[in-house]
Context: one part of a larger RNA
RNA sequence: CUGGGCGUAAAGGGUUUGCAGGCGGCCUUUUAAGUCAGGUGUUAAAGCUCACGGCUCAACCGUGGGAUGCACUUGAAACUGGAAGGCUUGAGUCAAGGAGAGGAAAGUGGAAUUCCUAGUGUAGCGGUGAAAUGCGUAGAUAUUAGGAGGAAUACCAGUGGCGAAGGCGACUUUCUGGACUUGUACUGACGCUGAGGAACGAAAGCAUGGGUAGCAAACAGGAUUAGAUACCCUGGUAGUCCAUGCCGUAAACGAUGAGUGUAGGGUGUCGGGGGUCAAACCUCGGUGCCGGAGUUAUAGCAUUAAGCAUUCCGCCUGGGGGAGUACGUACGCAAGUAUGAAAGUC
Numbered sequence: 001c002u003g004g005g006c007g008u009a010a011a012g013g014g015u016u017u018g019c020a021g022g023c024g025g026c027c028u029u030u031u032a033a034g035u036c037a038g039g040u041g042u043u044a045a046a047g048c049u050c051a052c053g054g055c056u057c058a059a060c061c062g063u064g065g066g067a068u069g070c071a072c073u074u075g076a077a078a079c080u081g082g083a084a085g086g087c088u089u090g091a092g093u094c095a096a097g098g099a100g101a102g103g104a105a106a107g108u109g110g111a112a113u114u115c116c117u118a119g120u121g122u123a124g125c126g127g128u129g130a131a132a133u134g135c136g137u138a139g140a141u142a143u144u145a146g147g148a149g150g151a152a153u154a155c156c157a158g159u160g161g162c163g164a165a166g167g168c169g170a171c172u173u174u175c176u177g178g179a180c181u182u183g184u185a186c187u188g189a190c191g192c193u194g195a196g197g198a199a200c201g202a203a204a205g206c207a208u209g210g211g212u213a214g215c216a217a218a219c220a221g222g223a224u225u226a227g228a229u230a231c232c233c234u235g236g237u238a239g240u241c242c243a244u245g246c247c248g249u250a251a252a253c254g255a256u257g258a259g260u261g262u263a264g265g266g267u268g269u270c271g272g273g274g275g276u277c278a279a280a281c282c283u284c285g286g287u288g289c290c291g292g293a294g295u296u297a298u299a300g301c302a303u304u305a306a307g308c309a310u311u312c313c314g315c316c317u318g319g320g321g322g323a324g325u326a327c328g329u330a331c332g333c334a335a336g337u338a339u340g341a342a343a344g345u346c
Base pairs, nucleotide, nucleotide: 004316005315006314012313014200015199016198017197021193022192023191025087026086027085028084029083030082031081033080034079035076036075037074038073039072040071041070042069048066049065050064051063052062053061054060090190091187092186093185094183095182096181097180102176103175104174105173106172107171108170109153114148115147116146117145118144119143120142124135125134161168162167205246206245207244208243209242210241214240215239219235220234221233222232257312258311259310260309261308262307265290266289267288268287269286270285271284272283273282274281294301295300319346320345328339329338330337331336
């Protein structure tokens, strides 16, 4: 190894791309590396195994045969591999379309908060369970007009859409990626997966330079309380925003890796196509719900599988805790990240 698993018990890498490697559609011819059959040689003894025998049995021991491996040789040609040729269904290209918060940059708009100026106006406002701190006769709150600035884009809005994931939501323009449908025109297996590698990767955090309306760690004050380093209130700085560069982690979740094939249905919805006056209906691709066979320890999952198969990768190994710690190594400005134990212990 034979022979286990990974949604929730330990276990799917955050996501993609892709070198090596592994695996790979249909037909014909050929080859004979794998494979299969026969033969020969060798495989020290012991061991293994089979038969027989010796110690009263057995263990133990003896005699004979065999298995397995390796090499050579003669054949077979279904399958895998190699070579040659062909095919179109996998994959891709082309043409014509419609959909979309997919990405990047520039510009523009309206609502609201805050602040400033001016007018009206007068004693309160604000806040709470109740208060107080706070603001206000140097005229606040309220209201009207004007201005400044930053951030976010109500309604539309939807188990709606797009994206590999993270994620993406006002409008306009420019640049740009992908998917889908129809045609079946072209190429002719060009495919799948993917250790390392590379790229992307929320929030927080870091560096430099800007910006700062609101919100708000830290911090200050007021309350509450036995205390209150909290919950509540009044303030408030980093930060949140922009540019460039780092960081590389999340309950990065569908806690479910990617691809392909296959196997009852019902009902919504989104984008196409056919059909129709309009429908019904049929069909392709997404996204939901319900549910059958099957599966599962259960609840459940069920053509978007956690069913039945197959290819490739990642990961788990008695439990808790020690510990995602120590040490070493790599990366990082740092914070730290990645890899990752043991002892003593229950």